Notes: A computed fold for a 500-nucleotide part of an RNA from Diacronema lutheri, annotated as large-subunit ribosomal RNA, domain I. The prediction has a mean pLDDT of 85. Rfam family: Bacterial large subunit ribosomal RNA. RNAcentral holds the full RNA, with entries from ENA. The source organism's lineage runs through Eukaryota, Haptista, Haptophyta, Pavlovaceae and Diacronema.
Context: one part of a larger RNA
RNA sequence: CGUACACGGUGGAUGCCUAGGCAACUGGAGGCGAUGAAAGACGUUGUAGCCUGCGAAAAGGCUCGGGGAGGUGGCAAACGACCUUUGAUCCGAGCAUCUCUGAAUGGGGAAACCCACCUGUCUUAAGGCAGGUAUCCCGCACUGAAUACAUAGGUGCGGGAGGCGAACGCGGGGAACUGAAACAUCUAAGUACCCGUAGGAAAAGACAUCAAACGAGAUUCCCCAAGUAGCGGCGAGCGAACGGGGAUUAGCCCUUAAGCACUGGGCCGGUUAGUGGAAUGACCUGGAAAGGUCAGCCGUAGUGGGUGAUAGCCCCGUACACGAAAACCCAACAGUGUGAAAUCGAGUAGGUCGGGACACGUGUUAUCCUGACUGAACAUGGGGGGACCAUCCUCCAAGGCUAAAUACUCCCAGUUGACCGAUAGUGAACCAGUACCGUGAGGGAAAGGCGAAAAGAACCCCUGUGAGGGGAGUGAAAUAGAUCCUGAAACCGUGUACGU
Numbered sequence: 001c002g003u004a005c006a007c008g009g010u011g012g013a014u015g016c017c018u019a020g021g022c023a024a025c026u027g028g029a030g031g032c033g034a035u036g037a038a039a040g041a042c043g044u045u046g047u048a049g050c051c052u053g054c055g056a057a058a059a060g061g062c063u064c065g066g067g068g069a070g071g072u073g074g075c076a077a078a079c080g081a082c083c084u085u086u087g088a089u090c091c092g093a094g095c096a097u098c099u100c101u102g103a104a105u106g107g108g109g110a111a112a113c114c115c116a117c118c119u120g121u122c123u124u125a126a127g128g129c130a131g132g133u134a135u136c137c138c139g140c141a142c143u144g145a146a147u148a149c150a151u152a153g154g155u156g157c158g159g160g161a162g163g164c165g166a167a168c169g170c171g172g173g174g175a176a177c178u179g180a181a182a183c184a185u186c187u188a189a190g191u192a193c194c195c196g197u198a199g200g201a202a203a204a205g206a207c208a209u210c211a212a213a214c215g216a217g218a219u220u221c222c223c224c225a226a227g228u229a230g231c232g233g234c235g236a237g238c239g240a241a242c243g244g245g246g247a248u249u250a251g252c253c254c255u256u257a258a259g260c261a262c263u264g265g266g267c268c269g270g271u272u273a274g275u276g277g278a279a280u281g282a283c284c285u286g287g288a289a290a291g292g293u294c295a296g297c298c299g300u301a302g303u304g305g306g307u308g309a310u311a312g313c314c315c316c317g318u319a320c321a322c323g324a325a326a327a328c329c330c331a332a333c334a335g336u337g338u339g340a341a342a343u344c345g346a347g348u349a350g351g352u353c354g355g356g357a358c359a360c361g362u363g364u365u366a367u368c369c370u371g372a373c374u375g376a377a378c379a380u381g382g383g384g385g386g387a388c389c390a391u392c393c394u395c396c397a398a399g400g401c402u403a404a405a406u407a408c409u410c411c412c413a414g415u416u417g418a419c420c421g422a423u424a425g426u427g428a429a430c431c432a433g434u435a436c437c438g439u440g441a442g443g444g445a446a447a448g449g450c451g452a453a454a455a456g457a458a459c460c461c462c463u464g465u466g467a468g469g470g471g472a473g474u475g476a477a478a479u480a481g482a483u484c485c486u487g488a489a490a491c492c493g494u495g496u497a498c499g500u
Stems, first nucleotide, its partner, number of pairs: 001499009015485001016449002020420002022417007029409002031164002039101003042055003046079001049075003061095006070083003106115003116133007135161009168199001169197005179186001183233001209216002220247005230238002251401003254345001259338006269329004274322003280295005296313002298302001304316003350374008360386001381396005436443002456484001459471004
């Protein structure tokens, strides 16, 4: 040095576990905000830090309910001082307080800071306390230029708005990569993205619609029709409708109505705390019984979780039954407002040019929208039926409202999983959008497990009043000792044997 065996060190794979995730379903909620939001800064406990809660009334105040013995939030124990059957802690509802920043709104500003003014009030004063002072829009009143009436402007009062929020909606703008095996029409795609704006849904909607010689009867959504008819450098690709079957159904107004909004109203029921809730013992093994054996019981309850191993009958629960002083949701009903404009729809329909939307790229291209220019008829009328004309059929534009079926899930509750189980599952099971990186926009981790119970090792010894270890003790186990379940491999040793 090698090989083999044994025993270790290191390391943290694997197994088991789950405190966290993921995906759904059902129901709820679908907003918060100048009565100051979302998000924060700084404070706040007998307490140094962080988290949680709260706001100078500061882990809290008051009231009303629930509940019934301990309590003064967590990491996190001890001590201290207290509270509590005159009902604390805790749970629910309402009320109050609510520093400073932030739309931030008195002015400023490098957010959490600086500097004011007005009114009232207390006070000798200094000062304190309370309220107010942004902008825009609308309304009302007063005032009021050039300029006579007026208007602009100014002032005051009242009302509203502003900002935030995950997706879903409607509207205004609107790419490129890519595909076409290059590329320009085309595609990607009216997608991404930007802007405006709304609701719990939005939008659409009550035929100037389709159909086809029969007829249907608002809109929306799903299945089929159908990858069909078509469109298309007829390339790549794009891609209907009629009709049928379903979901849901609702019609009205411009003539005082339907409807909608707000306010009041609150039946029944529900939501926000809760209450009751059946039935088992012995022996054996074991550290421990829920395991085994024997003998029982309940079940409208044998979902689930916990308890020292696997429990219907030990605990929490579960089936079932019951419960609200207060707040909220909520039907009927009542009131107020709106609807409200108009010769029943004229600079409209239609036309020409240029564009856009329709599955349809201008094509033989109807239909819809309109930037420019034009421009009818008036129910004896007008539009459409895919160039156009006739016949026929059908409908009545240029005013308005409208639930449901449909879309989504930041959020609340419950339930489920041939979903994950710590390199997985959220980036984040752990004080994570943290540490750390970056001027910044932004990027972005690692990190779970003693034991049933801390019973977390008194005391002794070595030692630097170390680190670490040896005894002793606890424990079922300490090679479960806090770098703590299991403890693979790489890698490093010790011992023995053999080889060289």